[in-house]
Molecule: small-subunit ribosomal RNA
Organism: uncultured prokaryote
RNA sequence: AGGGUUUGAUCCUGGCUCAGAACGAACGCUGGCGGCAGGCCUAACACAUGCAAGUUGAACGAACCCUUCGGGGUGAGUAGCGCACGGGUGCGUAACGCGUGGGAAUGUGCCCUUGGGUGCGGAACAACGUCUGGAAACGGACGCUAAUACCGCAUAAUAUCUUCGGAUCAAAGAUUUAUCGCCCAAGGAUCAGCCCGCGUUAGAUUAGGUAGUUGGUGAGGUAAUGGCUCACCAAGCCUACGAUCUAUAGCUGGUCUGAGAGGAUGAUCAGCCACACUGGGACUGAGACACGGCCCAGACUCCUACGGGAGGCAGCAGUGGGGAAUAUUGGACAAUGGGCGCAAGCCUGAUCCAGCCAUGCCGCGUGAGUGACGAAGGCCUUAGGGUUGUAAAACUCUUUCAGCAGGGAAGAUGAUGACGGUACCUGCAGAAGAAGCCCCGGCUAACUCCGUGCCAGCAGCCGCGGUAAUACGGAGGGGGCUAGCGUUGUUCGGAUUUACUGGGCGUAAAGGGCGCGUAGGCGGCUUUAUCAGUCAGGCGUGAAAGCCCCGGGCUUAACCUGGGAACUGCGUUUGAUACUGUAAGGCUAGAGACCGGGAGAGGAUGGUGGAAUUCCCAGUGUAGAGGUGAAAUUCGUAGAUAUUGGGAGGAACACCGGUGGCGAAGGCGGCCAUCUGGCCCGGUUCUGACGCUGAGGCGCGAAAGCGUGGGGAGCAAACAGGAUUAGAUACCCUGGUAGUCCACGCUGUAAACGAUGUGUGCUAGAUGUUGGGACCUAGUUGUUCAGUGCCGCAGCUAACGCGUUAAGCACACCGCCUGGGGAGUACGGUCGCAAGAUUAAAACUCAAAGGAAUUGACGGGGGCCCGCACAAGCGGUGGAGCAUGUGGUUUAAUUCGAAGCAACGCGAAGAACCUUACCAGCCCUUGACAUUUCGGUCGCGGAUUCCAGAGAACAGUAUCCUCAGUUCGGCUGGCUAUCACACAGGUGCUGCAUGGCUGUCGUCAGCUCGUGUCGUGAGAUGUUGGGUUAAGUCCCGCAACGAGCGCAACCCUCGCUCUUAGUUGCCAUCGGGUAAUGCCGGGCACUCUAGGAGAACUGCCGGUGACAAGCCGGAGGAAGGUGGGGAUGACGUCAAGUCCUCAUGGCCCUUACGGGCUGGGCUACACACGUGCUACAAUGGCGGUGACAAUGGGUUGCAAACUCGCAAGAGUGAGCUAAUCCGUAAAACGCCGUCUCAGUUCGGAUUGCACUCUGCAACUCGAAUACAUGAAGUUGGAAUCGCUAGUAAUCGUGGAUCAGCAUGCCACGGUGAAUACGUUCCCGGGCCUUGUACACACCGCCCGUCACACCAUGGGAGUUGGUUUUACCCGAAGGCAGUGCGCUAACCGAGGAGGCAGCCGACCACGGUAAGGUCAGCGACUGGGGUGAAGUCGUAACAAGGUAGCCGUA
Repeated sequence: AGGGUUUGAUCCUGGCUCAGAACGAACGCUGGCGGCAGGCCUAACACAUGCAAGUUGAACGAACCCUUCGGGGUGAGUAGCGCACGGGUGCGUAACGCGUGGGAAUGUGCCCUUGGGUGCGGAACAACGUCUGGAAACGGACGCUAAUACCGCAUAAUAUCUUCGGAUCAAAGAUUUAUCGCCCAAGGAUCAGCCCGCGUUAGAUUAGGUAGUUGGUGAGGUAAUGGCUCACCAAGCCUACGAUCUAUAGCUGGUCUGAGAGGAUGAUCAGCCACACUGGGACUGAGACACGGCCCAGACUCCUACGGGAGGCAGCAGUGGGGAAUAUUGGACAAUGGGCGCAAGCCUGAUCCAGCCAUGCCGCGUGAGUGACGAAGGCCUUAGGGUUGUAAAACUCUUUCAGCAGGGAAGAUGAUGACGGUACCUGCAGAAGAAGCCCCGGCUAACUCCGUGCCAGCAGCCGCGGUAAUACGGAGGGGGCUAGCGUUGUUCGGAUUUACUGGGCGUAAAGGGCGCGUAGGCGGCUUUAUCAGUCAGGCGUGAAAGCCCCGGGCUUAACCUGGGAACUGCGUUUGAUACUGUAAGGCUAGAGACCGGGAGAGGAUGGUGGAAUUCCCAGUGUAGAGGUGAAAUUCGUAGAUAUUGGGAGGAACACCGGUGGCGAAGGCGGCCAUCUGGCCCGGUUCUGACGCUGAGGCGCGAAAGCGUGGGGAGCAAACAGGAUUAGAUACCCUGGUAGUCCACGCUGUAAACGAUGUGUGCUAGAUGUUGGGACCUAGUUGUUCAGUGCCGCAGCUAACGCGUUAAGCACACCGCCUGGGGAGUACGGUCGCAAGAUUAAAACUCAAAGGAAUUGACGGGGGCCCGCACAAGCGGUGGAGCAUGUGGUUUAAUUCGAAGCAACGCGAAGAACCUUACCAGCCCUUGACAUUUCGGUCGCGGAUUCCAGAGAACAGUAUCCUCAGUUCGGCUGGCUAUCACACAGGUGCUGCAUGGCUGUCGUCAGCUCGUGUCGUGAGAUGUUGGGUUAAGUCCCGCAACGAGCGCAACCCUCGCUCUUAGUUGCCAUCGGGUAAUGCCGGGCACUCUAGGAGAACUGCCGGUGACAAGCCGGAGGAAGGUGGGGAUGACGUCAAGUCCUCAUGGCCCUUACGGGCUGGGCUACACACGUGCUACAAUGGCGGUGACAAUGGGUUGCAAACUCGCAAGAGUGAGCUAAUCCGUAAAACGCCGUCUCAGUUCGGAUUGCACUCUGCAACUCGAAUACAUGAAGUUGGAAUCGCUAGUAAUCGUGGAUCAGCAUGCCACGGUGAAUACGUUCCCGGGCCUUGUACACACCGCCCGUCACACCAUGGGAGUUGGUUUUACCCGAAGGCAGUGCGCUAACCGAGGAGGCAGCCGACCACGGUAAGGUCAGCGACUGGGGUGAAGUCGUAACAAGGUAGCCGUA
């Protein structure tokens, strides 16, 4: 210090999430020792039991015990002091409660200091005794008694009161004779009470609150001020700087985190406060309204003899309960401290210690050294090895800690040690007793195998898992930390993600619709004063502890401890006076006024004008008009539309008209008049900061809408009809009502937009335009002020863009934002007649939502261009029959694959057996095939016969034939048998694990790179542009310059010529021969064959173009602009196809999913589709006759000739290993004849019978032939295919496969067209551009209702509870006031004073009644919302999304 996550990628915005630290923690696994700390965060829930506050005999009298008779001791009771400390808890409290700093009107036991005093009397009451009540707790009556208990008198001032004369107030003794006490007064210290400034949580969906309330006078009360209380008087007081109300909360020093500022927190320790079962109350006292005191009321628990009593762990232990969760019913007063006491001492769950708990922090250990080219085992493996790993074993050492034994503290100034036989020291034995947890896809350090197969599971975020998972589970290995390690929870951090430090608002969330203006904030130049703010110094305070620094002590550390610093604050004082403030004065640059001009759809009212639409009247006139993509509804023969004239009425104002003008915005448009607001320019006369902004407030505010009353021509929600459509509650058409218009009132919203608040200053310019001014060189000029546009520098911006009209640089003030959805919704409030507006959440849910730009892809966007893409033509398919392939169905099996184009006469260039992979049956198991070990042999094998059996291979039997090479070595190969182990074998699965090969876009013209440049970046540029081309072909231009893969060319072939060569080819010339023929001699001229060379390059001319590339035309030429055809297929796309060509990872089978054989099947058949063949006929069929090819093939072969057969074919067989021989006849075509438009002399399916060939074998299931039979079919619906020239169409021929089988496939030649205006449209493609919410890329994305499940939430008749207010009733205890006739020891003048009981009054807790406020729970039913798998209906949005979209309203 950052990282992950939105995207195909990028930058930004923005949320979510991680790495860090911490904890009074809990949970899971694990656990050796010690030190120091910590330990009910929940039920302020209820508590059994024990203990936690007593002490004093030197205050007192009984009683009892002991006695050395001197006395000593133990005590209930009276009395004194203490019990208001210490200890616990955090309910309440938003407060002078706390913190901090001040203040005046107070008290203070014990303590200290000082000055005085301590005289004389008196009457009781406990205890005790007797009687007595009660179960008990506890009493009652009578009687006796002491005191430092109580009372009186005296004495009193430096005390108190005072009318200033005076009046009033005290004491206590004990005794060991030295002291301890007691009383009054003053002062101090300590502690406590009170008051004030400042600070101290959230909510405005809490805006008004308050009657003792605010103040005064008087009185009362208190230790003391004070409405603290009361009487009277006044009407105040608090509040937007947040009163009141609601919710939450003890506050602080500090603690955690953070760079800091901050944020969170308030355990342990320390200070303050509050509380003590709940509520109220006082008593005593120096101090309490009292945790272990009292009274009352209430709830609860316990005892009871039912009459009545007792109790309060939020003290220490402990129990139950709650909870994820928090300890012993321990020891000691030895230390520190407290209470009492003269003291000894007693008490002390304060405290000091121990126990439990890894709860935290700190320290230590679980051994150290040597030890292999490296054991065993595990794991992996490419099978070689690697790794665990010097790790172990083994050898040599050591003994911290734990264990055993011995010694043994400090803590204690004189005694006293719970801890404790503890710490510590010494000795002994032995590596001995002591390691786990989490993680290993990225973030984030660390990788492999097996299992599993979207299952089981993981997950902090992104996300893993659907058969090769480094992400699940196990293992091996590795990484991290270590007596711990992980998880969960919480806080801060990262988060500059609330931004003071330190953010934003054109488009990401965010400028109020606009103005006026209140409070507030801010404010020009200058002088003087002041010193509030500000700044500096001093002083006081800021407790201790803690943090930090320097030291010290425990072996170290944690821990403890000394000193310092710090505590950023508050108060006070002295000083400074620039700035801000305040006060007084001056100025004119801001602002305003005045005078003179100016422009304008600025506003309001009243008039007025023409054009047009509609309607009415009249004329002319006749059959249509209107409307649409096309129609129809509609109007019209009762006369429409059209046209002419006249009239009525309402609304809006063409041209001018303009990124022109005016207005704050909304908005404003014929012309005239009246009234009226603002603005601009010029002058420089006046005022003298009068200014800017503006929370609340007030006003204005399009359209739609609402109310009342008018008006109503056109237009037009709703509505009706007609169309369109699958539907059409729409788009289109015909009608049409509110409304639109006017007046008055309401509403108060808009994408009210420049998506840009207002004001001021500053910061280059160029150019257009509106209004005014000044100047002179009088212009198409320059200049100045105020507006309004466009371009652009600097600068800014995520980019787009903005750019003196800022989104630049600054200042002032206001408004607003903080992830998406839920939601601008619910509830509450305010406003409104209503519609609704405004203010404005939460639960829940997601990991994104979003902005700008980039590259693609796409568009029922645009431009340019191409292609048999359309068009123009020719011929087909789709209809029939058959062939063939596929689907489906069937079957024991109908083996498998291929699936839009790019599967379907495809793999298959040929399924009767074989093939064959499928089915049934019968067999084999190291195997049909390969390697290896050992041995043997010279074979094997073939032909024929016989036998069993359903059948065959095969087995058996008999006979015959019978190895090769050789370096001559039983050497090699071959063969057979055996032993088994390794293994063979698999057309079994996965083409989504792969290689290779192939298809396709597409023979389309594209696809990229290096360097440079531009951009934050993805990327761009180059490759775009202007031309041109078949072409990213070439030229020109250009921040690009070059290059690569493609294109083209190089290659093959056809077309022309020359040359070389001349058999098997050829035959012009010469000769010979024949019925005829290159048949023969001969020749190589020609054809041809097959080698070489040449030829074509826009080379030449003209035009055009830019002086280019090129294009057009022409000449020459066999061929002309790529001459025709082929081969050749860029980067890539389709997880395209193929594991059944081959190869191959993984998985699976191994007497079977392998191998062999026979038979069957792949050939099935209601049906559907693809591709073909043959036809439907006269451009034809049939018969006869006559010509003309080129490829290619042939010895297991092609086969002539001859003979036989109607024919398929058969017999025989010349020749040919091929330019020699053979198949070989080419067919269409020509000519002659016939048929004459018919289901035919068309067509040939189907069927019968006979026969031929191949083959071991034609039944399932071959082909061919002859005779007979003679089906459908008369040119084919929607739709659809091929083809641009030697092409289509048509005709035959050959070949591969092959025993046989061709309508298929691959080749060959013959005959030989038509058409192309053109690129609007369909399809595909290329380039540029544009839009995009698409990127799995339009077969995309995506919206809403409905149905189902789940979740949270609003309303809801009501119901339950909490809290609070008001009014009234009741009124315990208590103090106060009044009374006090009853009772009465102390005093007196004997009758009183005084006191007590009692009674009564106001106050008042609890309780009750009634009416509200507020919060929460439940609630039949109901509303919307969210989330879910592949549901239903449509297709609203994104492209012109197919009617541009969106905002407000109905």